[in-house]
RNA sequence: UUCUUCGGGGCAGGGUGAGAUUCCCUACUGGCGGUACAGUCCGCGACCCGCGACAGUUUUCUGCGGCUGAUUUGCAGUGCAGGGUGACUGGAGCGGCUGACUCGGUGAAAGUCCGGGACCAACAGUAUAGUCUGGAUGAGAGAAGAA
Numbered sequence: 001u002u003c004u005u006c007g008g009g010g011c012a013g014g015g016u017g018a019g020a021u022u023c024c025c026u027a028c029u030g031g032c033g034g035u036a037c038a039g040u041c042c043g044c045g046a047c048c049c050g051c052g053a054c055a056g057u058u059u060u061c062u063g064c065g066g067c068u069g070a071u072u073u074g075c076a077g078u079g080c081a082g083g084g085u086g087a088c089u090g091g092a093g094c095g096g097c098u099g100a101c102u103c104g105g106u107g108a109a110a111g112u113c114c115g116g117g118a119c120c121a122a123c124a125g126u127a128u129a130g131u132c133u134g135g136a137u138g139a140g141a142g143a144a145g146a147a
Stems, first nucleotide, its partner, number of pairs: 001147006013025003027131002029121002031044004039119002048096004054090005059084006066078004101117005123134003
C1' cells in the first nucleotide's frame, strides 16, 4: 500500500389508564483508541446541521464541408464535439454540534481497581422511549488476518 473478515447492549415484575416495554415504582444496558482495568477523564465514532472537490441524470447555448426531411438561404428532427449554468441525485473531504461523578479504601501510581451513594444516553414514529419500531442487510471509530 492492497485485499478479506469482524465491528452496540438493555424494561423481568408490578401500578394507573380506553390506550403506555413511552407515565409511576422497580429492573436492565454500556461502541472504539489512550491511560493502573473507565458509559461519566483525554481523544474518536455514530445521529443532526452547513460547506463541498468531484461524478451522474436532465436542461440550455455554440460549432460541424455529420445524417434525415421538405428545400434557395434558412428551418425542423437527430447525431457528434465543446462550453455554460439552472434543476435534481450521489458524494471523498472539511467545519459545526455532541450527555453524565462524587465520597471512602488500597497502592509508587486509579475521576479507571474495591466499597458506598449519584448521574447520563441523537433523530423520526407512537400515550411522553437509553431499553419498542424505523432510517439501518446502512455508516463507522477501530480490531484481527493475508499478500
Molecule: FMN riboswitch aptamer (RFN element)
Organism: uncultured Acetatifactor sp.